Description: Lysine riboswitch aptamer from Rossellomorea vietnamensis, 177 nucleotides, folded computationally. It matches the Rfam family "Lysine riboswitch aptamer". About the family: Riboswitches are metabolite binding domains within certain messenger RNAs that serve as precision sensors for their corresponding targets. The model forms 98% of the base pairs in the Rfam consensus. The sequence is in RNAcentral, with records from Rfam and Ribocentre. The source organism's lineage runs through Bacteria, Bacillati, Caryophanales, Bacillaceae and Rossellomorea.
[in-house]
RNA sequence: UCUGAUAAUAGAGGCGCGAGAAUGAUGAGUACCUUCUUUGAGAAUAAUGGAUUCCGGGAUAAGUUGGGAAAGGCAGAUCGCCGAAGCAGAAAAUAGCCAAUUCUAUUUUUUGUUGGGCCAGCAUUGAAGAAAUGCUGGACUGUCACAAUGCAAAAGUUGUGGAGCACUAUUGAAGAG
Numbered sequence: 001u002c003u004g005a006u007a008a009u010a011g012a013g014g015c016g017c018g019a020g021a022a023u024g025a026u027g028a029g030u031a032c033c034u035u036c037u038u039u040g041a042g043a044a045u046a047a048u049g050g051a052u053u054c055c056g057g058g059a060u061a062a063g064u065u066g067g068g069a070a071a072g073g074c075a076g077a078u079c080g081c082c083g084a085a086g087c088a089g090a091a092a093a094u095a096g097c098c099a100a101u102u103c104u105a106u107u108u109u110u111u112g113u114u115g116g117g118c119c120a121g122c123a124u125u126g127a128a129g130a131a132a133u134g135c136u137g138g139a140c141u142g143u144c145a146c147a148a149u150g151c152a153a154a155a156g157u158u159g160u161g162g163a164g165c166a167c168u169a170u171u172g173a174a175g176a177g
Stems, first nucleotide, its partner, number of pairs: 001176003007171005014082001016081004023075002032067002036063003042054004046102003049098002085114012115141002118138008143162007
């Protein structure tokens, strides 16, 4: 001086990502409580089995009178950030009266996948015309590589392609001269 480790540190992208007090819309005139009428033996605790509770002083169901929520999902001051994080799968733990299995919710670990947001269509989740995810298509955007153009050299322009284990800057394990 050169190469530059799945190395370390710092950093960029932009309708960028997540968390989120108060509050707001939705949920919903729903659940639930209650009045009356009809009905007339069952009903509730996630499913099955137990156990418990309510029930002819009327279970349940339908209509009706008067009251009338909350959670999950969404937005959000602000905060933390740039694999930010999302989604899908697997495993484990905890909770849901008791036992086992399933189911539901939460948390943790792990694997896979996606550079980023936007628009459209379809499918799925969802109470949803909210929101999200996946697939397909479209243009946009950051970055690097290659080609063309340009040129003293660059910048710039156009096209194609790559992937966040990327890209930029600094450091430099090891190697070579």